[in-house]
Predicted 3D model of a 76-nucleotide RNA (transfer RNA) from Natribacillus halophilus. It matches the Rfam family "tRNA". About the family: Transfer RNA (tRNA) molecules are approximately 80 nucleotides in length.

RNA sequence: GGGGCCAUAGCUCAGUAGGGAGAGCGUCGCGCUGGCAGCGCGAAGGUCAGGGGUUCGAGCCCCCUUGGCUCCACCA
Numbered sequence: 001g002g003g004g005c006c007a008u009a010g011c012u013c014a015g016u017a018g019g020g021a022g023a024g025c026g027u028c029g030c031g032c033u034g035g036c037a038g039c040g041c042g043a044a045g046g047u048c049a050g051g052g053g054u055u056c057g058a059g060c061c062c063c064c065u066u067g068g069c070u071c072c073a074c075c076a
C1' cells in the first nucleotide's frame, strides 16, 4: 500500500426484502422468605463509531473518515 470482516444499552450479542430499536447478564424498586440466596413482577438505561448522500422513510443501501481483527504485498 491492497483485500475481507467488525463497530447497536454498563457487558455479550440479535435485528440481512428499508418502516416496532430488542434479548440475556448486570443495575434499581417491589413482592415471596425471619434474613441471605433464589424466584416472580416492574423500571431506568441507546446521537445504532463519526460525517455526508439516496429515499416519504436508513441500524440496514452508497461514499468518505476513525478504531479493532485478519490475509496478501512491499522494505529489512
Stems, first nucleotide, its partner, number of pairs: 001072007010025004019056001027043006049065005